[in-house]
RNA sequence: GCCCGGUUCGUCUAGCGGUUAGGACGCCGGCCUCUCACGCCGGUAACAGGGGUUCGAUUCCCCUACCGGGUACCA
Numbered sequence: 001g002c003c004c005g006g007u008u009c010g011u012c013u014a015g016c017g018g019u020u021a022g023g024a025c026g027c028c029g030g031c032c033u034c035u036c037a038c039g040c041c042g043g044u045a046a047c048a049g050g051g052g053u054u055c056g057a058u059u060c061c062c063c064u065a066c067c068g069g070g071u072a073c074c075a
Base pairs, nucleotide, nucleotide: 001071002070003069004068005067006066007065010025011024012023013022018055026044027043028042029041030040031039048064049063050062051061052060
C1' cells in the first nucleotide's frame, strides 16, 4: 500500500428499515437486616463523524477517523 472485519450506556453485550435503543455488571436511591453482605424494587446513562437512498436509517450505500486481523514490497 491492498484486502477483510469491527466502532452502541462507565464496562461487556443484544439489535438485520418503523423499539420508549433491550439485558448484565457498575453507580445512585429505597426496601429487607441489630449491622454489613446477599436478595428485592426503582432510577441512571449509549448508536464514531459527514454525506446519500428511503415516507422513515443504529440498521442499507459512499467517504473520513479509529481499532483488530490477513497479505505484499523493503534495491

Predicted 3D model of a 75-nucleotide RNA (transfer RNA) from a bacterium.
The prediction has a mean pLDDT of 83.
It matches the Rfam family "tRNA". Rfam links the family to the GO term triplet codon-amino acid adaptor activity. By type it is a transfer RNA.